[in-house]
Molecule: small-subunit ribosomal RNA
Organism: uncultured prokaryote
RNA sequence: GGCAGGCUUAACACAUGCAAGUCGAGCGCCCCGCAAGGGGAGCGGCAGACGGGUGAGUAACGCGUGGGAAUUUACCCAGUGGUACGGAACAACCCAGGGAAACUUGGGCUAAUACCGUAUAAGUCCUUCGGGAGAAAGAUUUAUCGCCAUUGGAUGAGCCCGCGUUUGAUUAGAUUGUUGGUGAGGUAAGAGCUCACCAAGUCGACGAUCUAUAGCUGGUUUGAGAGGAUGAUCAGCCACACUGGAACUGAGACACGGUCCAGACUCCUACGGGAGGCAGCAGUGAGGAAUAUUGGACAAUGGGCGAAAGCCUGAUCCAGCCAUGCCGCGUGAGUGACGACGGCCUUAGGGUUGUAAAGCUCUUUCAGAUGCGAAGAUAAUGACGGUAACAUCAGAAGAAGCUCCGGCUAAAUUCGUGCCAGCAGCCGCGGUAAUACGAAUGGAGCAAGCGUUGUUCGGAAUCACUGGGCGUAAAGCGCGCGUAGGUGGUUAAUUAAGUCAGAUGUGAAAGCCCAGGGCUUAACCUGGGAGCUGCGUUUGAUACUGUAAGGCUAGAGACCGGUAGAGGAUGGUGGAAUUCCCAGUGUAGAGGUGAAAUUCGUAGAUAUUGGGAGGAACACCGGUGGCGAAGGCGGCCAUCUGGCCCGGUUCUGACGCUGAGGCGCGAAAGCGUGGGGAGCAAACAGGACUAGAUACCCUGGUAGUCCACGCUGUAAACGAUGUGUGCUAGGUGUUGGGCAGCUUGCUGUUCAGUGCCGCAGCUAACGCGUUAAGCACACCGCCUGGGGAGUACGGUCGCAAGAUUAAAACUCAAAGGAAUUGACGGGGGCCCGCACAAGCGGUGGAGCAUGUGGUUUAAUUCGAAGCAACGCGAAGAACCUUACCAGCCCUUGACAUUUCGGUCGCGGGGACCAGAGAUGGACCUCUUUUAGAGAAUUUGGUGACAGGUGCUGCAUGGCUGUCGUCAGCUCGUGUCGUGAGAUGUUGGGUUAAGUCCCGCAACGAGCGCAACCCUCGCCACUAGUUGCCAGCAUUAAGUUGGGCACUCUAAUGGGACUUCCGGUGUCAAGCCGGGAGGAAGGCGGGGAUGACGUCAAGUCCUCAUGGCCUUUAUGACCAGGGCUACACACGUACUACAAUGGCCGGUACAACGGGCAGCCACUUCGCGAGAAGGAGCAAAUCCCUAAAAGCCGGUCUCAGUCCGGAUUGGAGUCUGCAACUCGACUCCAUGAAGUUGGAAUCGCUAGUAAUCGUGGAUCAGCAUGCCGCGGUGAAUACGUUCCCGGGCCUUACACACACCGCCCGUAACACCACGGGAGUUGGUUGUACCAGAAGUCUGCGCCCUAACCCGCAAGGGGAGGAGCGGCCCAAGGUAUGACUCA
Repeated sequence: GGCAGGCUUAACACAUGCAAGUCGAGCGCCCCGCAAGGGGAGCGGCAGACGGGUGAGUAACGCGUGGGAAUUUACCCAGUGGUACGGAACAACCCAGGGAAACUUGGGCUAAUACCGUAUAAGUCCUUCGGGAGAAAGAUUUAUCGCCAUUGGAUGAGCCCGCGUUUGAUUAGAUUGUUGGUGAGGUAAGAGCUCACCAAGUCGACGAUCUAUAGCUGGUUUGAGAGGAUGAUCAGCCACACUGGAACUGAGACACGGUCCAGACUCCUACGGGAGGCAGCAGUGAGGAAUAUUGGACAAUGGGCGAAAGCCUGAUCCAGCCAUGCCGCGUGAGUGACGACGGCCUUAGGGUUGUAAAGCUCUUUCAGAUGCGAAGAUAAUGACGGUAACAUCAGAAGAAGCUCCGGCUAAAUUCGUGCCAGCAGCCGCGGUAAUACGAAUGGAGCAAGCGUUGUUCGGAAUCACUGGGCGUAAAGCGCGCGUAGGUGGUUAAUUAAGUCAGAUGUGAAAGCCCAGGGCUUAACCUGGGAGCUGCGUUUGAUACUGUAAGGCUAGAGACCGGUAGAGGAUGGUGGAAUUCCCAGUGUAGAGGUGAAAUUCGUAGAUAUUGGGAGGAACACCGGUGGCGAAGGCGGCCAUCUGGCCCGGUUCUGACGCUGAGGCGCGAAAGCGUGGGGAGCAAACAGGACUAGAUACCCUGGUAGUCCACGCUGUAAACGAUGUGUGCUAGGUGUUGGGCAGCUUGCUGUUCAGUGCCGCAGCUAACGCGUUAAGCACACCGCCUGGGGAGUACGGUCGCAAGAUUAAAACUCAAAGGAAUUGACGGGGGCCCGCACAAGCGGUGGAGCAUGUGGUUUAAUUCGAAGCAACGCGAAGAACCUUACCAGCCCUUGACAUUUCGGUCGCGGGGACCAGAGAUGGACCUCUUUUAGAGAAUUUGGUGACAGGUGCUGCAUGGCUGUCGUCAGCUCGUGUCGUGAGAUGUUGGGUUAAGUCCCGCAACGAGCGCAACCCUCGCCACUAGUUGCCAGCAUUAAGUUGGGCACUCUAAUGGGACUUCCGGUGUCAAGCCGGGAGGAAGGCGGGGAUGACGUCAAGUCCUCAUGGCCUUUAUGACCAGGGCUACACACGUACUACAAUGGCCGGUACAACGGGCAGCCACUUCGCGAGAAGGAGCAAAUCCCUAAAAGCCGGUCUCAGUCCGGAUUGGAGUCUGCAACUCGACUCCAUGAAGUUGGAAUCGCUAGUAAUCGUGGAUCAGCAUGCCGCGGUGAAUACGUUCCCGGGCCUUACACACACCGCCCGUAACACCACGGGAGUUGGUUGUACCAGAAGUCUGCGCCCUAACCCGCAAGGGGAGGAGCGGCCCAAGGUAUGACUCA
């Protein structure tokens, strides 16, 4: 820019203007004008029933479609015949009144195409077939236009019928003009349309009536289609016009811009009375998320009137507003790398924005300026409009936004934030490294739009006609009989309803589709075709279904002959047992339980014997055996009775199947009436158990259980599997019959049942599998996410309990099925471990040591927290360590790199002053370079930076603990399963072991186990000093000579492998047992070695490290204090409580180790710790080094002791600058608790436990701790029931952060939704009655009366009218019901 669209809500109320007038060629009058002519109101004609608006009502012949007969139709077309003669009025006008107004009253005059009468009647209408009835209008100079009657047409309208047209049965009965008839009335016309009489019908489960909702259609939208949703614009029909009612006029209305009445509302008023109806076009208010101008023109198309000119036309044609939709176009094009600047990111190199920009060269569509300028108009007339189009001009000039970037879904990075702020369609993001929040940069998509919200369809096979299901996910009625309905064997023939085919009518136009044409293109418009899947008529076909009437026997039934059975009902009858009663024997208990008690019993129980009573139930047989529709049925006998099954050369002839409603049966419990009551046993009582125990257990015990007659009508009424029929491999049991064969109890076969396994097939899987959950057919019932809820309300049934039918609000994002892998179980099976048991010794009680908690404190630094923190980090806190506290002090720093400047001074040593010291100041001495430059050192400054035992072990690496040295954890290929997964790895044996063997849809492999490594135990060889000494010599002494056999040392080897025999076992692996041999025997003892993983286990304070924080301090230095506190609690040790001992004396035997700022012999001194001297040894040489328990002898004699040693006083030693806070040791004195330890709990299976000493690391000093070493040296293990932990298999599971899981109920408070509720207020509607406006119809009409009649006239009659009465009836009122909202 073009084309379209624009109150979906309040059919809410409306100011103002306009939207329906026209005709003087029908008529009279008035006004202007000389006239021609023009104008005005009125009478009259036509039109105001069209056009325009809206969708309230309506579930209806309203609409759609197709038919029909008993009608009408102004103007229009065609035809026929007429248009004659008269009469009386009323408006306007004049006069006089009333009223505020609207308006109106009386009197008088007048015309007509207004009104009336008479005549005529081809045709018309009525008729008793004789007859009777009814018309007209003129205008005009011509020409013509009219008028009346009638016929036909066209168009429009009215009426009737078939079919189609929303929801609710928690609406099942509705109806009295109702249904039909006869007669009459009425209408344009058929009809209960209306009335009188007669009859009692009519509609309804194929859903009447009632309720809710809704204008219907062509179409629109979605969809592959079938369907679903919808009914804006355009077109057809209907309905309505403030609400309700009514008629008038007219061809047509019961009338949007007419009338009357009633009501509500608004307005005017002089208070007496009046006026009004935008759901016409604009516009206003209100409502609302939301929808436009109080525009132009009759130029075109149409409409009304008119003879015409013409007038009117908010119909219409145009313009205005709105990105509301669809379509088209532009916002520039080419070139341009130093890949500019800037931005962002970065691994710091670069990348990206990006040829993008700038720059250079071009173009001018759109917008702008100027000029010219249509078609739409067949003669005139152009609102649009100086519009479309065309030409010229200037300049890249004036013209890009929105959403998104975790997946679905195209497109990612950084920063900020830190479960905050926020996002979100679903899943879900955010708790300090967010591609998800916010921002930025970049990217993706669409584009004058983009995104959100709402709505409809789709996806959704998620209501399944096409096209679903019901064993366990939601879903088979508890079972049968049977009505309607649905469905139905075989054969010939009838008909042609269904079905199929042809022809024909209709299915409006527009729209959709196809191919043409016109706007520059497209959207848009337009000529044609196809289609409109439908309905009607007609002609045919006859396979199938149906219809009417036949035949048949395979379905079904009947008949005859047999079998089996807890099938049902009634009446009898039997034994065992329980209980009670009587009697006997007999004595103290019985009974009951996990253990007890309540209870019974000396008034004689229990037990036992005999007799009796009564009720209920029927052991064995007995059986996935039988019967029945299901519920269900069990001693025996009799009577009555139902059904199945088998056999038959009999009969009927489709009689069948299913089955909405309906009817019947229907466990247990329960209810009513009357009986009965032995046992059992809700409720109840008591006793136990228990935290409690309104339970489980025990003792009692009432309804009930039993019978008869009624009611109830439900169950996990289950095969969680509706009934019937046919078809589709088998195998193996069992029940009841039949047949055949022979060996007479077997085999084969066939019906009817009842089980198991299994092929095909089915199934989500589990599973089903001729007894289907397979393949098909027929019919019924039922399902549509979980909860709310099988509940509420309503109805029906019931005596009640309750049953049946059966929602919604609200709420959740799941609920559920089957299977898988784990984990778990007060599930099962198998197995192991100092796990229990059997033993020995401890802890828990005491004192002390040490660690922790708590408390305290300026600080008591920090970490570790069940096992798996607590003698742990710490193999050693007086200072240091040290991280903590209160102070002093430094700020490029105590430590590292770099830069600039200065310097003979730096550094080492000594000593002075101030100070707590750090530090500050002053002095001496030693030493290097010849000087400059340079280097090193040092000092001053500057900025980068240093530093941090600051935070985060839930950001991490590394290391470590633990399950656990438990035997497990996996992979490749193959196979199985839709899949998760399984198999292997399970099974049978066996082992310490997933160790090995056998089997096996598995075959192999890896990490673990074992072995290889170290050490101890035996031997051999080699080597003999510092070791050793058999023989030889020698000494106090292996001291020395000598030797290397032995011991020992330390390097290399050997040795053990179920090897051999027997037994057992699967001719296996292995086990047993015994044995042999051997130093050692079944892994010889010990160590190192720790699979996949678990615990967000521990550690940022060993170290490393991301991020954050700090930088005159959270860094550095210093001295002092603290980590050592102390009402208390816990853990781990030590020492004890004594005689298997303490003390005293004597005496014997080790091993591992360590030593120079060291170990220290030996001598002297000291009671002693130790001190003073001092040899040896850097070690098989010297030293530590005495080993102790033990053995021998003595003493103590059971006591708070000659036990025990804490605590305290005094005196010392040593280390160290320094022992006050705060070291260890010694001596003298002191001499506490403690007499073997409650509940509970720990370690240990052999050179082990227990007990005894001894060495080392750390370390100046400090050991009851830790890590090692040797000496002495036991007890017990029946066994795996139980406790704890673990492994394998299996099983249940609602668990999967996995039982420390999950999860249920109650109460309080607040709130939400629904039900009930004393009640209150509306809406709709029924019934009965009252009342009755306007009006049609009807009756009267004493009053009035121009047209007509009589009469010469006066006058009379009179159709008619006012008025009054009646039927009907709106609003209104009264009473009483029903439904419903809040």